Model confidence (mean pLDDT): 79 of 100. This is a predicted structure of a 53-nucleotide RNA (c-di-GMP-I riboswitch aptamer) from uncultured Longimicrobium sp. The organism belongs to Longimicrobium, within Bacteria. The model forms 100% of the base pairs in the Rfam consensus.
RNA sequence: GAGAACGGCAAACCCGCCGAAAGGCGGGGACGCAAAGCCACGAGGCUACCGCG
Numbered sequence: 001g002a003g004a005a006c007g008g009c010a011a012a013c014c015c016g017c018c019g020a021a022a023g024g025c026g027g028g029g030a031c032g033c034a035a036a037g038c039c040a041c042g043a044g045g046c047u048a049c050c051g052c053g
Stems, first nucleotide, its partner, number of pairs: 008033002013028006
């Protein structure tokens, strides 16, 4: 300066609930994100089951 702003999302952690687990939901809380917004498609990880050692 700009119809830009006056906003959005939200980690770790804590509390409550659900779950065998991974994890999910709600509340609190902000590390951060111009995409950590929206749509479509694809891929990866984790847990469970199975097999092997």